[in-house]
RNA sequence: AGGGUUUGAUCCUGGCCCAGGACUAACGCUAGCGGCGUGCAUUAGGUAUGCAAGUGGAACGGUCUGUCGCAAGACAGGCAGUCGCGAACGGCUGAGUAACACGUAAGAACUUACCCCUUGGUGGGGAAUACCCAUCCGAAAGGAUGGCUAAUACCGCAUGAGGUGCUUUGCAUCAAAGGGCGUAACUGCCCGCCGAGGGAGAGGCUUGCGGCCUAUCAGCUUGUUGGUAGGGUAACGGCCUACCAAGGCUAUGACGGGUAGGGGACGUGAGAGCGUGCACCCCCAGAAUGGCACUGAGAUACGGGCCAUACACCUACGGGUGGCGCAACCGGGAAUCGUGCGCAAUGGGCGAAAGCCUGACGCCGCGACGCCGCGUGAGGGAUGAAGGUCUUUGGAUCGUAAACCUCUUUUGCCAGUUGGGAGACCAGCUGGCGAAUAAGCAUCGGCUAACUUCGUGCCAGCAGCAGCGGUAAUACGUAGGAUGCAAGCGUUGUCCGGAUUUAUUGGGCGUAAAGCGUCUGUAGGCGUUUUGGAAAGUCAUUCUUUAAAGCCCGGGGCUUAACCUCGGAGAUGGGAAUGAUACUUCCAGAAUUGAAGUACUUCGGGGCUACUGGAACUUAACAUGUAGGAGUGAAAUCCGUUGAUAUGUUAAGGAACACCGAGGGCGAAGGCAGGUAGCUAGGGGUAUUUUGACGCUGAGAGACGAAAGCUAGGGGAGCGAAAGGGAUUAGAGACCCCUGUAGUCCUAGCAGUAAACGAUGCUCGCUAGGGAUAGGUCCCGCUUUUUUCUUAACCCUUAUAUACAAAAGCUCUGCCAACAUAUUUUUUUAGUGGCUUUAGUAUAUGAGUUGUUUGUUGAGGAAAAAGCGGGAUCUGUCUCGUAAGCUAACGCGUUAAGCGAGCCGCCUGGGGAGUACGAGCGCAAGCUUAAAACUCAAAGGAAUUGACGGGGACCCGCACAACCAGUGGAGCAUGUGGUUUAAUUCGAGACGAACCGAAGAACCUUACCUGGGCUUGACAUUCUAGGGUGUUAGUCUUCUAGAGAUAGAAGGCGAUCCUUGAUUUUUCAUGGAACCUAGAACAGGUACUGCAUGGCUGUCGUCAGCUCGUGCCGUGGGGUGUUCCCUUCAGUGGGGUAACGAGCGCAACCCCUGUCCUGUGUUAAAUGUCCACAGGAGACUCUCCGAACUUGUUUCGGGGGGAAGCGGGGACGACGUCAAGUCAGCAUGGUCCUCAUGUCCAGGGCUACACACAUGCUACAAUGGAGCCGACAGAGGGUUGCCAAGUGGUAACACGGAGCUAAUCCCAAAAACGGCUUCUCAGUGGGGAUUGAGGGCUGCAACCUGCCCUCAUGAACGCGGAAUUGGUAGUAAUCGCGAAUCAGCAAAGUCGCGGUGAAUACGUUCUCGGGUCUUGUACACACCGCCCGUCAAGUCAGCAAAGUUGGGGGCACCCGAACCUCGAGUGAAUCGGGGGAAGGUGAAACCAGCGAUGAGGAUUAAGUCGUAACAAGGUAUCCGUUCUGGAAGGAGCGGAUG
Repeated sequence: AGGGUUUGAUCCUGGCCCAGGACUAACGCUAGCGGCGUGCAUUAGGUAUGCAAGUGGAACGGUCUGUCGCAAGACAGGCAGUCGCGAACGGCUGAGUAACACGUAAGAACUUACCCCUUGGUGGGGAAUACCCAUCCGAAAGGAUGGCUAAUACCGCAUGAGGUGCUUUGCAUCAAAGGGCGUAACUGCCCGCCGAGGGAGAGGCUUGCGGCCUAUCAGCUUGUUGGUAGGGUAACGGCCUACCAAGGCUAUGACGGGUAGGGGACGUGAGAGCGUGCACCCCCAGAAUGGCACUGAGAUACGGGCCAUACACCUACGGGUGGCGCAACCGGGAAUCGUGCGCAAUGGGCGAAAGCCUGACGCCGCGACGCCGCGUGAGGGAUGAAGGUCUUUGGAUCGUAAACCUCUUUUGCCAGUUGGGAGACCAGCUGGCGAAUAAGCAUCGGCUAACUUCGUGCCAGCAGCAGCGGUAAUACGUAGGAUGCAAGCGUUGUCCGGAUUUAUUGGGCGUAAAGCGUCUGUAGGCGUUUUGGAAAGUCAUUCUUUAAAGCCCGGGGCUUAACCUCGGAGAUGGGAAUGAUACUUCCAGAAUUGAAGUACUUCGGGGCUACUGGAACUUAACAUGUAGGAGUGAAAUCCGUUGAUAUGUUAAGGAACACCGAGGGCGAAGGCAGGUAGCUAGGGGUAUUUUGACGCUGAGAGACGAAAGCUAGGGGAGCGAAAGGGAUUAGAGACCCCUGUAGUCCUAGCAGUAAACGAUGCUCGCUAGGGAUAGGUCCCGCUUUUUUCUUAACCCUUAUAUACAAAAGCUCUGCCAACAUAUUUUUUUAGUGGCUUUAGUAUAUGAGUUGUUUGUUGAGGAAAAAGCGGGAUCUGUCUCGUAAGCUAACGCGUUAAGCGAGCCGCCUGGGGAGUACGAGCGCAAGCUUAAAACUCAAAGGAAUUGACGGGGACCCGCACAACCAGUGGAGCAUGUGGUUUAAUUCGAGACGAACCGAAGAACCUUACCUGGGCUUGACAUUCUAGGGUGUUAGUCUUCUAGAGAUAGAAGGCGAUCCUUGAUUUUUCAUGGAACCUAGAACAGGUACUGCAUGGCUGUCGUCAGCUCGUGCCGUGGGGUGUUCCCUUCAGUGGGGUAACGAGCGCAACCCCUGUCCUGUGUUAAAUGUCCACAGGAGACUCUCCGAACUUGUUUCGGGGGGAAGCGGGGACGACGUCAAGUCAGCAUGGUCCUCAUGUCCAGGGCUACACACAUGCUACAAUGGAGCCGACAGAGGGUUGCCAAGUGGUAACACGGAGCUAAUCCCAAAAACGGCUUCUCAGUGGGGAUUGAGGGCUGCAACCUGCCCUCAUGAACGCGGAAUUGGUAGUAAUCGCGAAUCAGCAAAGUCGCGGUGAAUACGUUCUCGGGUCUUGUACACACCGCCCGUCAAGUCAGCAAAGUUGGGGGCACCCGAACCUCGAGUGAAUCGGGGGAAGGUGAAACCAGCGAUGAGGAUUAAGUCGUAACAAGGUAUCCGUUCUGGAAGGAGCGGAUG
């Protein structure tokens, strides 16, 4: 100090869990010793027995015993009694108590026996009584009467320093006790006694402050608050009583409820805190329960008293006795000890003392309950022993561990001795013995240190969390090994920590939980500048207190430590004194920027009220007019011949206000829109005009508050929950349609909620900008208009001259390139040139003066208004998005979600639940406030990659469309399912199983069944023993038994290799191998697991994709590259580009084929072509032009060249997907069988047959059938073979044997086709199934079960429902031929070969599949996904509930003990009144337990019904509200965009 757990992965939020420490602990397993501590937490339940408070003879009398004495008496000891002191301490417990109980700090109105100090006294009398004696009562406990007696017992008298009281030079009142020693006796000494004062310690009382939960407890209180008087007390005081007043407490939490002894301290924590109150110390409280007083200095008294109650005991039944402190017992409980020893020490009581008493205390005992210490040996020792475990069989490990050798003796045992102690006993020393007497527990998948075997097989079980276990479990159980701690170790429980997960230190609230719907405002909190004062906060210094113990620091003592002890510091707190004055505060004064006002001005759908307008709509009336209208995806319900719809006119009615109109305006929010008027609120600007901090926020509180809804009264056109009908549908309580009521509208009230949202509280300050818009103010420029001034010209009339547009008419010219042709030059504005006519206009010049309310134009100046544009500034609104910053990210970004300040509200895992109960409000609906039990390990936010969408865009494919031919119907063949069977062996199952494995099941094959055999085996290797070499192995023939395997017999032939020796060679001999028999290892298995595997294969898909390195971006997952534009069959190429490159794929390289060339050429001879073989050429979008769009690439069309313009076909299959297929092709891990699941044989089966499916063949005929004649291929095969000619047979075939190891011979006839003839539309001469008979062939064998031939027979079938397949050219269709397998054949299959040879494609809307980009997602096992609610079943915990049981407290009344008090009584006895515990009765409230039943909730591998949500989820979803429905839900109204 962190870690695990939400996801496919990521970041965040957030809970749960773990690692640490501690304990008055308990439980499980285990256990050697010692020291120091500690030990009923539960029933404050009950207790047998013993002990726990007595003492004093120096206060007193008596009596008994003993000794002495004659006796009197003395002495010693005992006994009970009187008297004194003590018994109020010590010891136990924590029930009660939320309180002056405790802690701390202060205070005044008090008391105090014993002790200390000071002072003053202690004189003299009296009357009793216990004991004892007598009598009596009683079972006892105990008591009564009479009599005797003493005192330091009791009562007077005297004295009065002093105290006390009073009417204060004074008066009154208040005491006492003696004893011992000593002395002849006094004096004396000691202990006492009395009065007064002081002290110490102790106690009582008062006050400030401090420390629990609850507001689902908000009002409480009548002695209550205060006063006066009196009483009472040691003392103040409503402590008590009478009277008077009406107070007192409370949101800073009264009152009520719950819980609890408080503190020093203890545990934990970095600390702040949080939790605890065992032991030790201090205080308080209690003594069976409740009440009460007495005595006393002190008690309302644990081991005293009285009374009541409960319980228990004794009893003679009349009555009496008792209260666990220490041990002990019973009970309860998970659980907590001995009926020990002693007063030696410490302390206490009494006593002059000796001493007595002391379950306080000191010791011992029991318990691993805790802390601390020690030990169970140390050193050496490798054949790495045996044995265990694992194993790849080599070895590894336990392991220097053991054995063995050497050494030591803590502990232990034995003996001796010293010291301490009352003793029990303890401590030490010395010697001896002997490694001897002494190790367990938990864990070992991750967190978390430590790994393998076997068993088990979602079982048994584990688990703190996530999780493990379904046949290879490091997670269960066991073993070996390992790790951790160790006389302990684990588990459980509790507390703190980790948890910054309640956040003062130290958190948050846009989307994760979280901003009140909005505003006003009370208390409270916070508050501008400046001067002076005060000194409350604050700061400093000093003093005091904070008991001791404990903690901390430093010493010391036990061998160490724990433990004990000494000294110091500290104890963050309280109190007091003195000082400081920056800040806060308070008081006083001043100021103006905050705030508010005033004046002027401006803005707007701000609000309320009244009046009013037009369009549309509906209805009504009338008119015109005729058959439809309306509605939908399509329809129907509906309206209409009684005249609709449509059109026109008129009238009535209600609601809403087009255009303007805009992310434009106003308002606090909700919200606000025709116009006019009135009333009213608000914002902005300008002015340095007034006041002078008057301010901000705001718990409670109040006001406003969409829609729906409610009450009452109106109104009601349109729309429209509910309701009705029609459709849709499996259903349709919906979506769609036709009607339609509440409602929507108005008035007066209620209600108080919304996705009331910017999911973002209000206020103030600070921190780059760009753009737009609304309102105001100021400035500048321009334009226009108006007015006015100055100046100039023109206008007006007339005359002359010049120029020109327009219109009309007439006239004139031209048409792309390559290429081709022709050969020569030029032009191109595409419209233009020229001519004529007419009316008009303009300009120049000359002349004229009749404008006078001053014509027209230009220039210049001034003023005003309007418009436009720009700039500045203030206020509001919207947007972009940058710098910075923030954020988990998305995003925010001067209108902050940035940086700061103030105040308020709210949050603390999900569900249960915004629910229950309670309370408040409401007419109701309901709203506000607001839990718990139980349950889960997640729920959630943002973003990423995929997948998916009945989302979008683009593109492709015989995918659709177009066309051709089919399948599906028939018969047959083949395969499959199913059924059957002794067996019908097995596998393959959407596409991607089904003429598939099987390129060929009569035996064999064969794996299946029945029956019969064999057991080292049908097959391989090795070993042992025997045999065996000139014999065996092998082989041949015959016979016997048998179905055969097999067994037996006889006979024949007859090897091979190595070695040594001889030998010329041949050959011979020796030994061995081979081989045989028996046995042992082992063989064998088509047995299981394709979900343990290799290899191979299918599929998406020959689709164009799939990735990497470096760099860059991002917290990260990831992204970029690979996206974009153009293009391609193609991630093909080009351009652009934070990317630059690369790899696997694509393409190409390979093969066949199409064209040409060259060479060679056998197979009768020759030539040419062809052909065959070998080699080469050829194509590369090459070239030209146009078009498209153009930067370029590219594509298309045409021309050239060419056989061919991606030419056609094949092989070739990226990363991966489907736990796809195959253990039966092969290989292989594991499991299983071993006289059998192996192996051999015979026979049977795989060929079954009601049926269903798949793939084919043949057909249904005339484009045909049949007969005769005649043509044309390619590619193959052949010696166990193909087989010619010829002959026989109707034929299959037979005989035959030529030729051929094949370009030579054979199979071999090609068929469709052509010609001629016949049939003539019929179940026909179509069709050939089926069956009968007779033959042929192969083979050991043809019954089950082969093929072929001949004759006879002659079925269904007349072109095929829903649906569905193939094909884009040498393709489909059609026609034959061949081969493999093979004795033969089921082949109509498969694989090849050639012949003849079409039709169609507008196009990409739709179906299917695929690719790229984008978007949404609650999916990630990825839509065959996810997921909601009712119903049914089990379980669980809460809620309500008729009632029932219990509890505490209060109220009213009755009764009333002890005791207190008052009165009566001369006094006493006694009686009466008042109070008074317990008890009883009654009514009511509260709390809790149980509760038939009811409603909801949670949960539970595979129940029912639907499919509401997530994609546009197939009607977008959600919020509020109302109605409604089996259920999710639906519909209406308003709102949100999530």
Notes: Small-subunit ribosomal RNA from a subsurface metagenome, 1538 nucleotides, folded computationally. The prediction has a mean pLDDT of 81.